Background: A computed fold for a 1447-nucleotide RNA from an uncultured prokaryote, annotated as small-subunit ribosomal RNA. Its mean pLDDT, the model's own confidence on a scale to 100, is 82. Rfam family: Bacterial small subunit ribosomal RNA.
RNA sequence: GAUGAACGCUAGCGGUAGGCUUAACACAUGCAAGUCGAGGGGUAACAGGAAUAGCUUGCUAUUUGCUGACGACCGGCGCACGGGUGAGUAACGCGUAUGCAACCUACCUUUUACUGGAGAAUAGCCUUUAGAAAUGAAGAUUAAUACUCCAUAAUAAUUAAGACUCUCCUGAGUUUUAAUUUAAAGUUUCGGCGGUAAAAGAUGGGCAUGCGUUAGAUUAGCUAGUUGGUAAGGUAACGGCUUACCAAGGCAACGAUCUAUAGGGGGCCUGAGAGGGUGAUCCCCCACACUGGUACUGAGACACGGACCAGACUCCUACGGGAGGCAGCAGUGAGGAAUAUUGGUCAAUGGGGGUAACUCUGAUCCAGCCAUGCCGCCGUGGAGGAAGACGGCCCUAUGGGUUGUAAACUCCUUUUAUUUAGGAAGAAACCCCAUUACGUGUAAUGGGCUGACGGUACUAAACGAAUAAGCACCGGCUAACUCCGUGCCAGCAGCCGCGGUAAUACGGAGGGUGCAAGCGUUAUCCGGAAUCAUUGGGUUUAAAGGGUCCGCAGGCGGUUUAAUAAGUCAGUGGUGAAAUCCUACAGCUUAACUGUAGAACUGCCAUUGAUACUGUUAGUCUUGAAUUCGGUCGAGGUAGGCGGAAUGUGUAGUGUAGCGGUGAAAUGCUUAGAUAUUACACAGAACACCGAUAGCGAAGGCAGCUUACCAGCCCUGAAUUGACGCUGAGGGACGAAAGCGUGGGGAGCGAACAGGAUUAGAUACCCUGGUAGUCCACGCCGUAAACGAUGAUUACUCGUUAUUAGCGAUAUACAGUUAGUGACUAAGCGAAAGUGAUAAGUAAUCCACCUGGGGAGUACGGUCGCAAGAUUGAAACUCAAAGGAAUUGACGGGGGCCCGCACAAGCGGUGGAGCAUGUGGUUUAAUUCGAUGAUACGCGAGGAACCUUACCAGGGCUUAAAUGUAGAACGACCGCUUGGGAAACCAGGCUUUCUUCGGACGGUUUGCAAGGUGCUGCAUGGUUGUCGUCAGCUCGUGCUGUGAAGUGUCGGGUUAAGUCCCAUAACGAGCGCAACCCCUAUCUUUAGUUGCUAGCAGGUAAUGCUGAGGACUCUAGAGAAACUGCCCGUGCAAACGGUGAGGAAGGUGGGGAUGACGUCAAAUCAUCACGGCCCUUACGUCCUGGGCUACACACGUGCUACAAUGGCCGGUACAGAGGGCAGCUACCCCGCGAGGGGAUGCGAAUCUCAAAAGCCGGUCUCAGUUCGGAUUGGAGUCUGCAACUCGACUCCAUGAAGCUGGAAUCGCUAGUAAUCGCGCAUCAGCCAUGGCGCGGUGAAUACGUUCCCGGGCCUUGUACACACCGCCCGUCAAGCCAUGGAAGCUGGGGGUGCCUGAAGUCGGUGACCGCAAGGAGCUGCCUAGGGUAAAACUAGUAACUGGGGCU
Repeated sequence: GAUGAACGCUAGCGGUAGGCUUAACACAUGCAAGUCGAGGGGUAACAGGAAUAGCUUGCUAUUUGCUGACGACCGGCGCACGGGUGAGUAACGCGUAUGCAACCUACCUUUUACUGGAGAAUAGCCUUUAGAAAUGAAGAUUAAUACUCCAUAAUAAUUAAGACUCUCCUGAGUUUUAAUUUAAAGUUUCGGCGGUAAAAGAUGGGCAUGCGUUAGAUUAGCUAGUUGGUAAGGUAACGGCUUACCAAGGCAACGAUCUAUAGGGGGCCUGAGAGGGUGAUCCCCCACACUGGUACUGAGACACGGACCAGACUCCUACGGGAGGCAGCAGUGAGGAAUAUUGGUCAAUGGGGGUAACUCUGAUCCAGCCAUGCCGCCGUGGAGGAAGACGGCCCUAUGGGUUGUAAACUCCUUUUAUUUAGGAAGAAACCCCAUUACGUGUAAUGGGCUGACGGUACUAAACGAAUAAGCACCGGCUAACUCCGUGCCAGCAGCCGCGGUAAUACGGAGGGUGCAAGCGUUAUCCGGAAUCAUUGGGUUUAAAGGGUCCGCAGGCGGUUUAAUAAGUCAGUGGUGAAAUCCUACAGCUUAACUGUAGAACUGCCAUUGAUACUGUUAGUCUUGAAUUCGGUCGAGGUAGGCGGAAUGUGUAGUGUAGCGGUGAAAUGCUUAGAUAUUACACAGAACACCGAUAGCGAAGGCAGCUUACCAGCCCUGAAUUGACGCUGAGGGACGAAAGCGUGGGGAGCGAACAGGAUUAGAUACCCUGGUAGUCCACGCCGUAAACGAUGAUUACUCGUUAUUAGCGAUAUACAGUUAGUGACUAAGCGAAAGUGAUAAGUAAUCCACCUGGGGAGUACGGUCGCAAGAUUGAAACUCAAAGGAAUUGACGGGGGCCCGCACAAGCGGUGGAGCAUGUGGUUUAAUUCGAUGAUACGCGAGGAACCUUACCAGGGCUUAAAUGUAGAACGACCGCUUGGGAAACCAGGCUUUCUUCGGACGGUUUGCAAGGUGCUGCAUGGUUGUCGUCAGCUCGUGCUGUGAAGUGUCGGGUUAAGUCCCAUAACGAGCGCAACCCCUAUCUUUAGUUGCUAGCAGGUAAUGCUGAGGACUCUAGAGAAACUGCCCGUGCAAACGGUGAGGAAGGUGGGGAUGACGUCAAAUCAUCACGGCCCUUACGUCCUGGGCUACACACGUGCUACAAUGGCCGGUACAGAGGGCAGCUACCCCGCGAGGGGAUGCGAAUCUCAAAAGCCGGUCUCAGUUCGGAUUGGAGUCUGCAACUCGACUCCAUGAAGCUGGAAUCGCUAGUAAUCGCGCAUCAGCCAUGGCGCGGUGAAUACGUUCCCGGGCCUUGUACACACCGCCCGUCAAGCCAUGGAAGCUGGGGGUGCCUGAAGUCGGUGACCGCAAGGAGCUGCCUAGGGUAAAACUAGUAACUGGGGCU
């Protein structure tokens, strides 16, 4: 885009077309084929006339064929047309083009001739009779345009004889003669109309032929009247059409036969076309008429509304018998998703009959039903109208947007609907009347008659916006977006896909988009699809080159000449029905629709011409191909002979304890002497070095040496043949390994098998053995990643280089040349990878093969094979992908380079004990919540007795707190106090403002705004951890690539570093690195108090204590200094090395802050903020008490120890950084002590907190101790409202485990580890052994980068991309689905054999009938149908069973 459509929702009109696609299923009822009296006998019905009778004088009855007419009957014509259907048919059925010299044709036209005579019957009518009926039977009588006979006759037919012309083989035409045979019907108004014979035409048919006409080869052979001939019969006619005889043919790979499906064409739909699909309506042809068969009549039928027979079905029946055929028009049932009225009319067109009037016509013309299609310049109103109304919907919500000029409102119009009135065309003939020309008829003219549709189309008037809009869609494709509901539910979906709490995708709403009396959905066809490719595709890797060669058929084919004209081209003629399509014009108001004309119908046939090309025929040529002579070459093949090394075995010797094997072992062999070694012998198989990037062969393949035979490529020159060529479906030959058969052989190796190991297991990898096999001969098999994943042949197309065999020249140089074998590369090609004279380039010929993945190279069938199996080779079902090449990542028990307390080298720990602390678990009314590998667990918490506090129990409150605002009343509020109570709270009492009068202030009260540590960190902001202080992450422009992307950022060096240098299709730039910042190490300068004190002075028991000083230390401001700057060496450079100089410091001096793009949906809604959801006399809030501190257990992080480098006692020395007024506190007194009581200094470089390890001396002497301090008892101190749950500290007493810690594991590279103490935050106090800082003392080790872990760069493989915690294979278990096999069971169509055999044609007979023609009867052949038998084919189903697909 389309449809004979259907379904859903909706529906105002007109025109026009169409309307059982299914059950060729069954049919009630009515109609669809009759007509002619001008063929006939006649008169049942009707009308008229006449006669008679009754009479009521115009009625009834009877008679009469007299007339119009006419039932039934005889006869003529028609019924073979028109109408329906598509079952059958793969066919001369249809289409197209021819032929009939092999034919027929009623009615019609033209022409010629004739139309004389005779006869016998029969229907009807009448009588009788059988039967329920249908239907008959008998007798009598009768007519014809019915029937018979005779006559006449032809250009008729047959036979015989002859002549001429022509052709296409038989022959045809014309003509002459002779013989034989066959005709007729009447009627009339006398004009005719009919009839017979013959010829011709027209029309219609019959037959034959060429070409075209679906699929299957898993259908390859079919055929006996079959193919042909002769003769006969038959037919309108040819013919095996039929019969007899003879011959053995005929068809088929260019697809016979069989099977399945199907009416064919003009056309219709689609498409640019070529094609593909289709065959409704209309037209042509065919076939059929309940199923099958048969003939009759006839011009024509083997006959839709005729006959006979058989069968199935239905109906009637008196049970004896009968009747029927809607695939005609309506209509009914059934089937189905689905398809109409039991209508009107012959007015028109057409048909039958008739002289005609007329009659018949479900053909036709009309009407009815149906949005089924198409068309409509038909309509559902038009113009104005902003307060942009109300309402709806949305939002950033005191407002805005949208619906929307839409509505209201004002003005206008009246198509359509309704009412009223008028009102067609289609009609002209036939016929009748009149006139005219010929003359009782024909022709013309004029007038008259005739309308189903239909009072319809159309026209006019009235009326009043009045009577008239829906459907689908809105994620992308694809025009059109928001809200609410729902929450992987409900649902949507054409494909991709949407839905798991913010859905433009589901459902609803608002809005929008598209089309519109329709709109969507479903089904089917074409297109897009170059996705079967003729136009117009491919085959290295995506599906696809046969394993290789030979070769029949077939296809294709070198040069040149001539002929021919099949292909080809051109002209002409015929045909190609009409309709359709196209163009023009015309008719309906337009259009659809219709008419007229043209063009076209791309085709077929015939004819005339052209001859380049192809073909054919006859020649020619040598370049394709082949042959001969000569010369090389080679693991080419077959058969035989020979050889050495190695291995194994045997025998003998030497010799002694192991050998062998592995990652390590064991099985195995060995004291009966192995392994090792020496000698000899034997066996089988394979041939080191040469050896290659090489050679040969069609491929498979081929390797010691040698002999014989066979084959081949290649090269040079000359000669010969003269296209002999290429390819090659079927066919044939060869064809690795494994395997099979028969017979040998068997050293080594070695499936199966056995044992030993490994392992969770190990039917494996490893080891020890070992059978078949491997080897030979003969015969099968016929497959491989049989690969260059690249068919064969021919020609052409830039270069470089290597090599094999030849040639060329004097030649181991070498420009060259031929045939091979390789590498790189240009153009080109290619999706890219790549290929590139050995093409995957450019062309040509032939063959093979492909058409999404799976199912499946499976099943069934066939062929081959001994088997294994090979070959040919589907479908159902299922998925939306499967696949190729390349890209970026990620990953690898891949590779290379490099780094890090990563390992190693060291030091000290953890893991064992006790305790502290956190977590899990358990418990509980609650043990609030969060954090959970690294990156949670002394974490949030830098301090849970109450508070904190979020948890639990109980008791209360409902706006309580803060702030703002508005209003009101008050003068208080605060405070003190009484009672109840656990408290919160409740109830009560006392007391009580200022003022400039405006108000201020204060609470109370009211309204509005609350509150939530409730949920979601997977809705978020912010903040943080980690990779990682790792060196990376990117961009612009350019360039490369079809593209994803790449380059830059890679390479060579170097660095801590993508740090820098060199090179470079890249050049630059950004975020990171580094530096800039802070502390610290040195110096200078400035300043000099509370710090300092060298010199001067004073003073003390002593002290910078005092005067004084700025030198020093120090304090804190400013500067200097370090940059590979200098030197030597290496290097192009960057840089590195030297510890070289100098220097306080040397190569980033040490430390800190600083954390790229990003990853982990990492952590946090309980710091805070915030979207959404949830609670609101509670999930809010207040209070008391309890809990967060529980305790069979497990883990993490720590502290203290286990002791002598130590414990205890006494004496004695030295810091830094901090803190301090509700504070730190000197000093004095009391207490064993924690502390208490006094008292002084200091808001602090001034006073104070305030050192320990160390050093000196003493003691302990290796023990569960003078180690260790848990636990417990008692007595206290301090803080605090309060130490019971649940604080810290002190003293006395007690004195547990623990004697250095398994597997495993952590930190640290220098002022570091280790060790020692000090301070601070939080804080009333403190569970601090934690955290953050400070200084004192102060080591060991690093060979090095193999390994473990983590990371960076380059490279490689990948079937991964949620990215290896990936992907993914098979069995098993369960469910569902389709399918193969299968004992069997049930159908179907076709064929064959045998038996039977109706009607009927034909043949025979025919004693009966008939004058006769002929017929009845009997009989033969054939046959539909029926029965029976065996086999094949094809379906359905099936216990059981096999694999497959999906979940």